[in-house]
The RNA shown here (small-subunit ribosomal RNA) has 1468 nucleotides and comes from a metagenome. The sequence is in RNAcentral, with records from SILVA. It matches the Rfam family "Bacterial small subunit ribosomal RNA".

RNA sequence: GGAUCUUUACUUGUAGCAAUACAGGUGAAGUGAUAGUGGCGAAAGGGCGCGUAACGCGUGAGUAACCUACCUUUGAGUUGGGGAUAACUUGCCGAAAGGCGAGCUAAUACCGAAUGUGGUUCUCUGGCGUAUGUCAGGGAAACUAAAGACGGGGAUCCGAAAGGACCUGUCGCUCGAUGAGGGGCUCGCGUCCCAUCAGCUAGUUGGCGGGGUAAUGGCCCACCAAGGCUUACGGGUAGCUGGUCUUAGAGGAUGGUCAGCCGCACUGGGACUGAGACACUGCCCAGACUCCUACGGGAGGCUGCAGUCGGGGAUCAUUUGCAAUGGGCGAAAGCCUGACAAUGCGACGCUGCGUGGAGGAUGAAGGCCUUCGGGUUGUAAACUCCUGUCAUUCGGGAACAAUAAUCUUGGUGUGAAUAGCGCCAGGAAAUGAUGGUACCGGAAGAGGAAGCCACGGCUAACUCUGUGCCAGCAGCCGCGGUAAUACAGAGGUGGCAAGCGUUGUUCGGAUUUACUGGGCGUAAAGGGUGCGUAGGCGGCCUAGUGUGUCGGGUGUGAAAUUCCACUGCUCAACGGUGGAACGGCGCCCGAAACUACAUGGCUAGAGUACAGAAAGGGAGAGCGGAAUUCCUGGUGUAGCGGUGAAAUGCGUUGAUAUCAGGAGGAACACCGGUGGCGAAGGCGGCUCUCUGGGAUGUAACUGACGCUGAGGCACGAAAGCUGGGGGAGCAAACAGGAUUAGAUACCCUGGUAGUCCCAGCCCUAAACGGUGCACACUUGGUGUGGGAGGAAUUGACCCCUCCCGUGCCGUAGCUAACGCGAUAAGUGUGCCGCCUGGGGAGUACGGCCGCAAGGCUAAAACUCAAAGAAAUUGACGGGGGCCCGCACAAGCGGAGGAGCAUGUGGCUUAAUUCGACGCAACGCGAAGAACCUUACCAGGGCUCGAAAUGUUGCUGCAGGCCCGCUGAAAGGUGGGCGGCCUUCGAGGGUGCAACAUAGGUGCUGCAUGGCUGUCGUCAGUUCGUGCCGUGAGGUGUUGGGUUAAGUCCCGCAACGAACGCAACCCUUGUGUUUAGUUGCCACCGGAGACGAUGAGUCUUCGAGCACUCUAGACAGACUGCCUGUACAAGCAGGAGGAAGGUGGGGAUGACGUCAAGUCAGUAUGGCCCUUACGUCCUGGGCUGCACACGUGCUACAAUGGUCGGUACAGUGGGAUGCAAGACCGCGAGGUGGAGCAAAUCCUCAAAACCGGCCCCAGUUCAGAUUGAAGUCUGCAACUCGACUUCAUGAAGUUGGAUUCGCUAGUAAUGGUGCAUCAGAUACGGCACCGUGAAUACGUUCCCGGGCCUUGUACACACCGCCCGUCACAUCAUGAAAGCCGUCUGCACCCGAAGUCGCUAUACCAACCGGAAACGGAGGAAAGCGCCUAAGGUGUGGGUGGUGAUUGGGAUGAAGUCGGAACAAGGCA
Repeated sequence: GGAUCUUUACUUGUAGCAAUACAGGUGAAGUGAUAGUGGCGAAAGGGCGCGUAACGCGUGAGUAACCUACCUUUGAGUUGGGGAUAACUUGCCGAAAGGCGAGCUAAUACCGAAUGUGGUUCUCUGGCGUAUGUCAGGGAAACUAAAGACGGGGAUCCGAAAGGACCUGUCGCUCGAUGAGGGGCUCGCGUCCCAUCAGCUAGUUGGCGGGGUAAUGGCCCACCAAGGCUUACGGGUAGCUGGUCUUAGAGGAUGGUCAGCCGCACUGGGACUGAGACACUGCCCAGACUCCUACGGGAGGCUGCAGUCGGGGAUCAUUUGCAAUGGGCGAAAGCCUGACAAUGCGACGCUGCGUGGAGGAUGAAGGCCUUCGGGUUGUAAACUCCUGUCAUUCGGGAACAAUAAUCUUGGUGUGAAUAGCGCCAGGAAAUGAUGGUACCGGAAGAGGAAGCCACGGCUAACUCUGUGCCAGCAGCCGCGGUAAUACAGAGGUGGCAAGCGUUGUUCGGAUUUACUGGGCGUAAAGGGUGCGUAGGCGGCCUAGUGUGUCGGGUGUGAAAUUCCACUGCUCAACGGUGGAACGGCGCCCGAAACUACAUGGCUAGAGUACAGAAAGGGAGAGCGGAAUUCCUGGUGUAGCGGUGAAAUGCGUUGAUAUCAGGAGGAACACCGGUGGCGAAGGCGGCUCUCUGGGAUGUAACUGACGCUGAGGCACGAAAGCUGGGGGAGCAAACAGGAUUAGAUACCCUGGUAGUCCCAGCCCUAAACGGUGCACACUUGGUGUGGGAGGAAUUGACCCCUCCCGUGCCGUAGCUAACGCGAUAAGUGUGCCGCCUGGGGAGUACGGCCGCAAGGCUAAAACUCAAAGAAAUUGACGGGGGCCCGCACAAGCGGAGGAGCAUGUGGCUUAAUUCGACGCAACGCGAAGAACCUUACCAGGGCUCGAAAUGUUGCUGCAGGCCCGCUGAAAGGUGGGCGGCCUUCGAGGGUGCAACAUAGGUGCUGCAUGGCUGUCGUCAGUUCGUGCCGUGAGGUGUUGGGUUAAGUCCCGCAACGAACGCAACCCUUGUGUUUAGUUGCCACCGGAGACGAUGAGUCUUCGAGCACUCUAGACAGACUGCCUGUACAAGCAGGAGGAAGGUGGGGAUGACGUCAAGUCAGUAUGGCCCUUACGUCCUGGGCUGCACACGUGCUACAAUGGUCGGUACAGUGGGAUGCAAGACCGCGAGGUGGAGCAAAUCCUCAAAACCGGCCCCAGUUCAGAUUGAAGUCUGCAACUCGACUUCAUGAAGUUGGAUUCGCUAGUAAUGGUGCAUCAGAUACGGCACCGUGAAUACGUUCCCGGGCCUUGUACACACCGCCCGUCACAUCAUGAAAGCCGUCUGCACCCGAAGUCGCUAUACCAACCGGAAACGGAGGAAAGCGCCUAAGGUGUGGGUGGUGAUUGGGAUGAAGUCGGAACAAGGCA
């Protein structure tokens, strides 16, 4: 100011008789939406962390250099005037936002004036202070303020009334003072990374004077001076703190919630207002973006609460309420408050609770496993009896609320007042968003409520199935290639539990950055060496100061958090109260040993002086001899030289060789020595000059002068570079010759730079003792160089002592070990340098140095799970030593060439079954494939099966024998004969059917047992105890001898023992004894035959057992004896003996190795097949043949062949057997059958020897092949048997490279027997006997092995390991013409808004003068200037991305070329 509404006064009109009612108008009172003026607030609260490496933050101080609205306390005042202007009315412009003009009006709005307790300026005095000063008091002049509002009141006064004056109260207002709280500014200390950022700076540093600010200050300006800073400057990253996480602590990491501070508000700049801002939801400008528009112009700022979109691995409701707490305004009611209080959503975290408890064994069913018995899930379930939390339902039902305020009672203060108001005490009513929530009670019912991860080790928890280096797992090691506790599933188990597991991140473990609390000889790590600056550290005594240090007191160290105690929510989480702590900083008082400072002194450290010795120390000059090469001359002739061997090269133009002379350069033999000197690099003929250092001795002088040493400076081998000399020898590059697959190497012949000198660079080495410098301390022994002393001497020798240097061994100690050990790697101190897994890489980029080469400094991406040290045991070596073996050598005979046999590969095939593959597969499994075998192929059959067991059901039937049909057979089918037992229980047995099972020469020998081969009949392999070593491990077991032997002896920190060796066993060689048939026959007797009736011989019987033999027992041989030698063991020789040093041979095979061989001999886990991968049968195949290999046989001939004659064995075998005599056949063989179950019978020895022929040839050699005829076995000889006879008569004339066996009754050679077996491809295998050699110097070499030692980068163990180029793929990275961003310096241009300054005759109410006009004072638009954001131009710098091409790097089961390293790595 006043829309609206209510009430009401007056008035007009209508109606009514009237009261009155209704309508209109004019007023009044109350109400008071919205807008405006004014005041306060809006600078708080809330959000976020962009920026900021800073007085930003933290902590402690200062402000005597300051400000502070509201609030507290207090002093003084609050007088009297004036002019406007919003709102409002009205006109106009604009799409809008908005704006302009005219008119009216109020105030605690605005403006003069008065007063001045005070305040400010000036000055004086006093106190205080380090102080420019400050505080208190005094004085003079000048300047300097205000506003009212709301209540109550009885007289008196004014007024028509309302009301006012007046009194009183409250709230305000003004000027001061003061307190509290808040703030500004300043300072000490603390506060991330990069030095590949080392120099930065002109308002820069200071001064004087101004300006500016609340206030100090270059904050700003003018002038003057030339200063200032140093982890500065630059770059990167980051809000800081209380705290939080972790840790034993020290530390490390972090700063989300809560709390303190700071910064920011779309980006950048700016001021205004105000007590306070340069202001999150104010203003102006510029920019980007979004929106509206009538295209002229406007609007906007969620990093407030919700919410939307986008991005993201990921983060909630557009909820309720101001009830509480707090804030703002207000006198108050009250209003505002996405602060806040609540609720919702999210297992995101912390905490509590539940999902049931007790009983319950036929240990149910099911699952899983199984050794098939069972085990486990598991008291788990079912079942029985209970309980009732949570959830459900029904009912009751809080606290947070009581102040303020209101009303009221009492007291008290103010006051004239029993009004009013303030204060105190009491009472009353009212107020709840959460919420009918928490909580309590009733009811019902085990009812609604368990998952996730793991189970190879670390790490608690195991099996089955599937899969088959696939699929997959994996934090590390690593799993998976047919038995996966590691994948997947299941069962079970373990762990945690409303969660569990994964991922990410931080700390820990990590003493793995080491302050607590590490190292540097060889693991990463001592600077190449010295001098020395800064710095760090520093001898003895002394009186002081009080820096560090120590003690006491005091202030601070916000709260929260953590810890402790008590306590509140039923407990806990959570919260409350108190305490402790907050390790720090400031101030005050004290102590004085140590440290520091400062005073005076000392001589033990250090230095100086003097003395005589020692030395390849350095620099310069001069001199010397030997040797190489070259030149000249002489002698001399064909080679020289060189190598593993050669060649290139030199030489008849005369080399090499040799003699003489000369030239020139370089290096200095012997001495010469782990000897000397030097800081290191390094230094070597002799002399001189100059010069450095050390040691010893004396103890005269100085008086701590010392040690170390970041930077710095100097020196610094060789190679290399520049310029000039020099150049004999040597010698990169280069050339040639060799070697070689190649040989850009090793070897050889040449040869240029260089090596040498002068001047100047370079600045690195395995510059090593792989050991920084200095000082001190700590048992010893033994050398050597220098000096001194002692004693004693002829002596300077020897000896003893001291100091300095240089070696070796070693105590304690140290060390991972090796080792070091007074010359420390021991024990300590001081200082410097350096290290932090391997590779990338001592590289890139940047910087500095250099003429260049290059040096110094020095990363990252990426990649690996190792790289490394020392020692151990093995293995290995084109390492060493010792030793053995038919290993070589010495010999003999073979293989490799031929034919055949046999095995294998390959090829072929329907099948040619399978296995064995260097030695250690290949005449092997196979001690015997025509069928069978047989496992393979083709075809035909069977299906509880060819054979075994059990159960059930059916059958009262056997089995068996015979005959048909069909068929290749198997089989199928039909018929006949014969025909059970019995305790009468359908019991045994049979057949059929079904089930469980059988069966498999199917796979895996890399799932296995067993057996076997091989190293190897090699001499080794281990254990117990002890000892040594941190340990692996060693010792024993090595050593000295010896042996066939780890055999034995001696020694020894070992002593013993085991498995091996040997022996015991068998056989053979000798003897004794026993026994004497089937063996034997000497003696004796008999018979027979021959002979001559003889002698004699042969056969045989008796007797006998002597001999041979047989087969039992025993003896024998043991280095026992002798000699020599030796310590012994033993060895050599000898004797005796049948045998001599293991008599010969056999059996016997250690620990282990080869994933050796065998699932096909048997056994066996697992897998696979089940009318077939089983089984039966016929036929075929295993026998196939361009070829290759192994093992054999027979030969190639005369040491032979052939014919004839004549001897001598042993092992064995024999009844489905061996078979004699006899007869037949050329023969294989046949007929026949004596004898024999065998020392009884049967079973031929051959070579040899004697004689004849052959006469060197493809033969009288050789016998393949082929033809014919046969024999035997067998069901059957076609594929596919052996043998016989006759005929045929191939290759082959002694075997390339190479290779095998054998050392004595052996090789060689000759035959014989046996197993398997019907027969036989056997020339094979296993045995037996006959004849019967040669050679071994020896251990250099080849092969294998044993022991010791050495090296090793090997350990799958040298068939090992491993390097580089090239090729391919992938990845990261450097360079690169450039290109594109981003940050920034400098110079210049333009310059908004705005402050400030200047100007201002556009204009202007208040004040002054004036009657007025107007003027003044003051203000002020506009303009100009300085500054300045954004923008622009130019030119630099930093940083990032990209880039044709290019460089190296890394990685990658099976690429190429070589073979560099590891052994003497084959050239250290």